A computed fold for a 519-nucleotide part of an RNA, annotated as small-subunit ribosomal RNA, 5' domain. It matches the Rfam family "Bacterial small subunit ribosomal RNA". The coordinates come from a structure-prediction model, not an experiment, and the mean pLDDT is 83. The full RNA is in RNAcentral, with records from ENA and SILVA.
Context: one part of a larger RNA
RNA sequence: GGAUUAACGCUGGCGGCGUGCAUAACACAUGCAAGUUGAACGAGAAUCUUUGAGAUGGAGUCUUCGGACGAUAUUUUGGAGAGGAAAGUAGCGGACGGGUGAGUAACACGUGAGGAACCUGCCAUUCACUGAGGGAUAGCAAUCGGAAACGGUUAUUAAUACCUCAUGAUACCCUCAUUUCGCAUGAAAAGAAGGUUAAAGAAAUUCGGUGAAUGAUGGCCUUGCGUCUGAUUAGCUAGUUGGUGAGGUAACGGCCCACCAAGGCUGCGAUCAGUAGCCGGCUUGAGAGAGUGAACGGCCACAUUGGGACUGAGACACGGCCCAGACUCCUACGGGAGGCAGCAGUGGGGAAUUUUGCACAAUGGGCGCAAGCCUGAUGCAGCGACGCCGCGUGAGCGAUGAAGGUCUUCGGAUUGUAAAGCUCUGUCCUGGGUGAAGAUAAUGACGGUAAUCCAGGAGGAAGCCCCGGCUAACUACGUGCCAGCAGCCGCGGUAAUACGUAGGGGGCGAGCGUUGUCC
Numbered sequence: 001g002g003a004u005u006a007a008c009g010c011u012g013g014c015g016g017c018g019u020g021c022a023u024a025a026c027a028c029a030u031g032c033a034a035g036u037u038g039a040a041c042g043a044g045a046a047u048c049u050u051u052g053a054g055a056u057g058g059a060g061u062c063u064u065c066g067g068a069c070g071a072u073a074u075u076u077u078g079g080a081g082a083g084g085a086a087a088g089u090a091g092c093g094g095a096c097g098g099g100u101g102a103g104u105a106a107c108a109c110g111u112g113a114g115g116a117a118c119c120u121g122c123c124a125u126u127c128a129c130u131g132a133g134g135g136a137u138a139g140c141a142a143u144c145g146g147a148a149a150c151g152g153u154u155a156u157u158a159a160u161a162c163c164u165c166a167u168g169a170u171a172c173c174c175u176c177a178u179u180u181c182g183c184a185u186g187a188a189a190a191g192a193a194g195g196u197u198a199a200a201g202a203a204a205u206u207c208g209g210u211g212a213a214u215g216a217u218g219g220c221c222u223u224g225c226g227u228c229u230g231a232u233u234a235g236c237u238a239g240u241u242g243g244u245g246a247g248g249u250a251a252c253g254g255c256c257c258a259c260c261a262a263g264g265c266u267g268c269g270a271u272c273a274g275u276a277g278c279c280g281g282c283u284u285g286a287g288a289g290a291g292u293g294a295a296c297g298g299c300c301a302c303a304u305u306g307g308g309a310c311u312g313a314g315a316c317a318c319g320g321c322c323c324a325g326a327c328u329c330c331u332a333c334g335g336g337a338g339g340c341a342g343c344a345g346u347g348g349g350g351a352a353u354u355u356u357g358c359a360c361a362a363u364g365g366g367c368g369c370a371a372g373c374c375u376g377a378u379g380c381a382g383c384g385a386c387g388c389c390g391c392g393u394g395a396g397c398g399a400u401g402a403a404g405g406u407c408u409u410c411g412g413a414u415u416g417u418a419a420a421g422c423u424c425u426g427u428c429c430u431g432g433g434u435g436a437a438g439a440u441a442a443u444g445a446c447g448g449u450a451a452u453c454c455a456g457g458a459g460g461a462a463g464c465c466c467c468g469g470c471u472a473a474c475u476a477c478g479u480g481c482c483a484g485c486a487g488c489c490g491c492g493g494u495a496a497u498a499c500g501u502a503g504g505g506g507g508c509g510a511g512c513g514u515u516g517u518c519c
Stems, first nucleotide, its partner, number of pairs: 001519004006515005013391006019384002021349001026347003030344003035092003040089002047082010060069003099302003109226007118219002123215008131165004141154005171196003175192002178189004201207002228274003235265003240262006247255001277299004281292004304325005327338004355381001357380003363377001364375004394424004404415004428460001429456006438446001463508005468489003474503005484491002
């Protein structure tokens, strides 16, 4: 000098674009953050319409004066229709999106290669099929237990839920034989005999269902190389290293198990200890390099701590389940409930880091034929000079060089065209009018925003640091090794350009200076 997720001191007008818990992966009140499908299914509340019966009431009509009929209205109950709330079965999605960096020195990451050892829902292309039956179960109802959370029993019901049969291949299993190819195990192609396995409808347009093949996308595994410090860590290792067999997995493999062998790693640093998410990048530098890994993008890991599996194409699953621990809450003491490292927000810690905002209008995602619903992703707004960039705080003329201040050799010098005054302008501002693009026919949170027009009026908008040398900028007074300054050298003990104040000057400017960190 540059840079900064910065903080502190003084000061502070506007706009655009960014950015904002680096500390306690500390604890969390409250609200929201993942639902959707009635074109899979049964059942169906409120409400409305219509209709039948009963009761209350009694306008009014008739009357032989005894009474009879009886509208509007109120209410009870039954039937039919519309309606679709809440819940349930079922499907798809809750494995994405969002957060954090605790752990991890590792095939975690980066880069290159391999899988003849693998999987892949939705999507695309192609081929074939979609036949016949059955038994349940939630819901609902009744009943019982419990403070609650919730649970038991009985009866009954539907499906694209579940099951059986049929059909069936280029799928899978097994046997036989042929050709071609390869880096070994082997791979590919066509063929014959036998065996096994599937399906679901809703609608009337299409949306689906099943099997097979190929692709795409996503994932999984193996491997070469690279990836911090310490030798005041020198030896480490029994599933350890290898083999055979069996199991397990989508798949290879001590991945697991039984048996057998005694191996495997290490001075080219094993093991141990410390530290750390990795990268694209970012900062600096002429470069080589050094430092760093905020924001944005890719990968990984984690979700109160530890462990486990279930479901599923995919998880060993942040807002799923089970067990254990700590903590918090409810309790009728028997037992239950919870997990902000999602968005806001609270306490705490800290030098320090924001609103319990608006909207699904756009982009994207989930579900749905669609209409649409959901979406704290996202788009916006709010707060903070935290950063970068832009603009302004006026412009021109104006000498009697006014007054005041400061210095003075008392003549003057300086502040200084600075002010006043005169003539103007309107960026920002204030008031009013018009008013977008972003959306494609409709639909705009932002927002009456941006922009633009008219009017008003210099009015509302300048500070901070420094002035001994390095280093641009000097005098006076006060103080008297005191008070104080200081990045280094060093100033201060009675004439201090170095302390404090004033005048003047220099630098930068909505900032300026200090501190921390990196080059």